[in-house]
Context: one part of a larger RNA
RNA sequence: GAUAAACGCUGGCGGCGCACAUAAGACAUGCAAGUCGAACGAACUUAAUCGUUAGUUUACUAAUGAAGCGGUUAGUGGCGGACUGGUGAGUAACACGUAAGCAACCUGCCUAUUAGAGGGGAACAACAGUUAGAAAUGACUGCUAAUACCGCAUAUGCCAUAAGUAUCGCAUGAUACAAGUGGGAAAGGAGCAAUCCGCUAAUAGAUGGGCUUGCGUCUGAUUAGAUAGUUGGUGGGGUAACGGCCUACCAAGUCGACGAUCAGUAGCCGAGUUGAGAGACUCUACGGCCACAUUGGGACUGAGAUACGGCCCAGACUCCUACGGGAGGCAGCAGUCGGGAAUAUUGCGCAAUGGAGGAAACUCUGACGCAGUGACGCCGCGUGCAGGAAGAAGGUUUUCGGAUUGUAAACUGCUUUAGACAGGGAAGAAAAAGACAGUACCUGUAGAAUAAGCUCCGGCUAACUACGUGCCAGCAGCCGCGGUAAUACGUAGGGAGCAAGCGUUAUCC
Repeated sequence: GAUAAACGCUGGCGGCGCACAUAAGACAUGCAAGUCGAACGAACUUAAUCGUUAGUUUACUAAUGAAGCGGUUAGUGGCGGACUGGUGAGUAACACGUAAGCAACCUGCCUAUUAGAGGGGAACAACAGUUAGAAAUGACUGCUAAUACCGCAUAUGCCAUAAGUAUCGCAUGAUACAAGUGGGAAAGGAGCAAUCCGCUAAUAGAUGGGCUUGCGUCUGAUUAGAUAGUUGGUGGGGUAACGGCCUACCAAGUCGACGAUCAGUAGCCGAGUUGAGAGACUCUACGGCCACAUUGGGACUGAGAUACGGCCCAGACUCCUACGGGAGGCAGCAGUCGGGAAUAUUGCGCAAUGGAGGAAACUCUGACGCAGUGACGCCGCGUGCAGGAAGAAGGUUUUCGGAUUGUAAACUGCUUUAGACAGGGAAGAAAAAGACAGUACCUGUAGAAUAAGCUCCGGCUAACUACGUGCCAGCAGCCGCGGUAAUACGUAGGGAGCAAGCGUUAUCC
């Protein structure tokens, strides 16, 4: 000098930041991922209209039927739940950083271009009925729609195989043209319509990812040998893709004092702190990457996961139970218990920015924007200004003359920042729509009014006297101080330093 700090004393305001470092301990409660009726059947509800009946003089009222604008949604279906958000347990590793490579790869939504969408079929939810169970949840029979599912047709520069030609290269090879053979698509919706939104195939792009490699990346030799899918090859399998990634066989290799293996510790980086620099230290906030989601294992779906708020199995734990069986996962936001020196509200809003769905209106969004708590940090402001000597009183001290507190106070004049009260009142929002918020800010009114402490005073180190104590009580960062005149302990007066803080402790330079 610095800090994600804590503790002691003290504490006026504002702005901007930061806030479980410990138990990746356990969690009550609420919320954090939905959306689309312009994909689909169905159910419920219903304005205006028309018909019938009753009251009845037209009108009006009530009941009922038809058709129906609109609305709601349990289910099928689509897209999204792989983003956002959290944590740092594991990991010494192509995990990360940096620089390259893929002639070994994938990429939903988006953009551009080309071509197309013909004709059929069978179901399953919902629903109805029966039925099992305490519940969770089912079972059976029957009916039904679709942008759900399945054949057929057609089809390219697509896929498989491939004679051949040309050009090129980076080893396997790549690119272009390509006879022949085989294979592979589709879905509709809205609108009076124009058209729009979707669908299928292909090419290119963009974006996002996957894989490989060079270099860099802590400590220990009181860890010296390690390794059998181990190292390489061939055949096969698998993957989007290369590969012992897996498998059968064959060979015996491969790594290691340039530190293998083992053990310990640790998420990595941009950055941050310090330092003249070289360097050392640290990953808290913000951003990038990685890993994880009660512990371990597994796959499914999907463009993408081996999936925090999905599924299955096993373990531990908690809860319900009719004892047969079930339910759960805050390292999301709040909040609780526990641990700890120690770390906040079960708040408001989708107004802004961004995300998901939707044609849109809009819905959802504890992301985010705000407010609340905490001097935890940084920065700014205030606690008044000017005059005022009888140098008042009081205190302290004294050589009793005085000295000092001290222009300090009183007193006189002035000002009103912040704060209070009253009035007005934003920007942030493109036409409307503002949580913050009657906030910031502006104007007026009154009145010095409401606002100073903490540490130190032997030397280092700025600042001294008196009393008390008497190697006691105590102080102390180092040297050291205290045993009767202590500037070093305690108190007082005075002084020095910093100041809404000051000191101590801890850690780093």
Molecule: small-subunit ribosomal RNA, 5' domain
Organism: uncultured bacterium